Overview
Predicted 3D model of a 471-nucleotide part of an RNA (small-subunit ribosomal RNA, 3' major domain) from an uncultured bacterium. RNAcentral holds the full RNA, with entries from ENA and Greengenes.
[in-house]
Context: one part of a larger RNA
RNA sequence: UGACGGGGACCCGCACAAGCAGCGGAGCAUGUGGUUUAAUUCGAAGCAACGCGAAGAACCUUACCAGGGCUUGACAUCCCGAUGACCGUUCCUUAACCGGAACUUCUCUACGGAGCAUCGGUGACAGGUGGUGCAUGGUUGUCGUCAGCUCGUGUCGUGAGAUGUUGGGUUAAGUCCCGCAACGAGCGCAACCCUUACUGUCAGUUACUACGCAAGAGGACUCUGGCAGGACUGCCGUUGACAAAACGGAGGAAGGUGGGGAUGACGUCAAAUCAUCAUGCCCUUUAUGACUUGGGCUACACACGUACUACAAUGGCGUUAAACAAAGAGAAGCAAGACCGCGAGGUGGAGCAAAACUCAGAAACAACGUCCCAGUUCGGACUGCAGGCUGCAACUCGCCUGCACGAAGUCGGAAUUGCUAGUAAUCGUGGAUCAGCGUGCCACGGUGAAUACGUACCCGGGCCUUGCACA
Numbered sequence: 001u002g003a004c005g006g007g008g009a010c011c012c013g014c015a016c017a018a019g020c021a022g023c024g025g026a027g028c029a030u031g032u033g034g035u036u037u038a039a040u041u042c043g044a045a046g047c048a049a050c051g052c053g054a055a056g057a058a059c060c061u062u063a064c065c066a067g068g069g070c071u072u073g074a075c076a077u078c079c080c081g082a083u084g085a086c087c088g089u090u091c092c093u094u095a096a097c098c099g100g101a102a103c104u105u106c107u108c109u110a111c112g113g114a115g116c117a118u119c120g121g122u123g124a125c126a127g128g129u130g131g132u133g134c135a136u137g138g139u140u141g142u143c144g145u146c147a148g149c150u151c152g153u154g155u156c157g158u159g160a161g162a163u164g165u166u167g168g169g170u171u172a173a174g175u176c177c178c179g180c181a182a183c184g185a186g187c188g189c190a191a192c193c194c195u196u197a198c199u200g201u202c203a204g205u206u207a208c209u210a211c212g213c214a215a216g217a218g219g220a221c222u223c224u225g226g227c228a229g230g231a232c233u234g235c236c237g238u239u240g241a242c243a244a245a246a247c248g249g250a251g252g253a254a255g256g257u258g259g260g261g262a263u264g265a266c267g268u269c270a271a272a273u274c275a276u277c278a279u280g281c282c283c284u285u286u287a288u289g290a291c292u293u294g295g296g297c298u299a300c301a302c303a304c305g306u307a308c309u310a311c312a313a314u315g316g317c318g319u320u321a322a323a324c325a326a327a328g329a330g331a332a333g334c335a336a337g338a339c340c341g342c343g344a345g346g347u348g349g350a351g352c353a354a355a356a357c358u359c360a361g362a363a364a365c366a367a368c369g370u371c372c373c374a375g376u377u378c379g380g381a382c383u384g385c386a387g388g389c390u391g392c393a394a395c396u397c398g399c400c401u402g403c404a405c406g407a408a409g410u411c412g413g414a415a416u417u418g419c420u421a422g423u424a425a426u427c428g429u430g431g432a433u434c435a436g437c438g439u440g441c442c443a444c445g446g447u448g449a450a451u452a453c454g455u456a457c458c459c460g461g462g463c464c465u466u467g468c469a470c471a
Base pairs, nucleotide, nucleotide: 001471002470004467005466007465008464010462011461012460013459015455016454019419020418021417022416026309027308029306030305031304032303033302034300035299042053043052064295065294066293067292068291070289073125077124078123079121080120081119082118083117084116088103089102090101091100092099106115107114108113127284128283130282131281132280136278137277138273139272140271141269143267148187149186150185151184152183153182154163155162156161167178168177169176193261194260195259196258198229199228200227201226202225203224204223208218209217211216232255235249236248237247238246239245311412315371316370317369318368319367320366328359329358330357333352334351338347339346340345378409383404384403385402386401387400388399389398425447426446427445428444429443430442431441
């Protein structure tokens, strides 16, 4: 000087408290451990691994296993030789790849050849999701959006270092004010950026409608998108040290950072990643490379994490020509009206590269009816049968529909999580990936609470001070 203390003082944070909803019990989905297996590929491991890499494992992916076949190679450059092609079509063989046969078949030219492609050969080499994240770059997590981390000159100290950065106030903030052997400065904070809430103005079709049946017309309203304004403790009062600031008020769409986002200082954890990529070194080279068929990643006495659905009456079911969104996507695509089917879906193809057409019906909500507290008209697992869709192909191992079946479950021990407002809770909607497939992820809107006395305690953090097992 740090680090640490079940030392002290001060302060903050959904940290506790006050509340609301959960998790832990059940079923199922998914990830992990373990076990099993020919293989169940690999990585991630307290917080900060475990619906994580994976925005989507039937084949492919795929890295794993078994079998079959290849060896200058699936991919790149160079050298030599041969051919004129390569591609494509057909046939034999094979589980497929591999292997074999037939047909078809280049361009330019100064005719010397050149280009290109295929095949063969030779080695240089290719290849490696093989090892090392404790050799590395890059990227990322975390403390933490916490308020800190430093430097120049000066001064003090033999020195390590100190001062500044401490102190009195204040703030979300090392934010600002005052003081002071310090005076300044840098990276952080804040602001500048995006979005949302209000207004004005300009412009506008595919949006809108005061006119009109429409065509049209218009430039009011809604909306869209450019510009501008608006909020600054600016004004008033009180407190304060005549300061910074705090509290109350007015006006205002908005008030004290208005709400949200992006933005992550110096560093810590030899944190994570050699399997995104790049890369040193090591290892491999008829195999640790590459091709292919089938299997596996989906196993299952068990244990844990994260979700979903419930246990019901604030509910379930039925009917209603009963309503109201936002944000998105669409050409190898979205697909309307119509018809068929109980339905999943099928036939067909109007329109739309989209403020135009389509996906598309929002759902909770509302009104009426029924059920009458039951393992039920709750709950839907599991199973049987019959079907649909995608796709070479749904057995291992996809999703959906109809009928039947109808399990556990009556609110969950110790323990534990999230959340302070358009938030929690609840209700649907869309998208990425994607042939198909999600209760996951990312986004969108609808309805819409309760509580916060306070900082003694638990956890984490900041600043000052004290002690010294430790560096």